[in-house]
Molecule: SAM riboswitch aptamer (S box leader)
Organism: Thermoleophilia bacterium
RNA sequence: UCCGCAUCGAGAGAGGCUGAGGGAACCGGCCCUGCGACGCCUCGGCAACCUGCCCUCGAGGGCAAGGUGCCAAGCCCGGCCGGGCCGCGGAGGCCCGGGAGGAUGUCGA
Numbered sequence: 001u002c003c004g005c006a007u008c009g010a011g012a013g014a015g016g017c018u019g020a021g022g023g024a025a026c027c028g029g030c031c032c033u034g035c036g037a038c039g040c041c042u043c044g045g046c047a048a049c050c051u052g053c054c055c056u057c058g059a060g061g062g063c064a065a066g067g068u069g070c071c072a073a074g075c076c077c078g079g080c081c082g083g084g085c086c087g088c089g090g091a092g093g094c095c096c097g098g099g100a101g102g103a104u105g106u107c108g109a
Base pairs, nucleotide, nucleotide: 001109002108004106005105006104007103008102013043014042015041016040017039021032022031023030026079027078028077029076044071045070046069049067050066051065052063053062054061055060075101080098081097082096083095084094085093086092
């Protein structure tokens, strides 16, 4: 990097460094940000995918030592398809479901 599978409405922040953009990419919206965001480091925490350990006949449950991951907002929201509703109709808007794309873990190549 690619293939498959699982999950993505919950949860979890302080200090230091840096200094201008950031929220994956394009478009639109909305938001965060010199009261210092984003990023990096340290410490702390959340969670429980993998390893490990414990209970159990099993299904399943528990612990959190190790490997990851994560710690603004639903993956921040929409874009494509289907359905429902408001609107005489249209324009437009709202809701539900599913995709596409993405993220994380894990198996394999």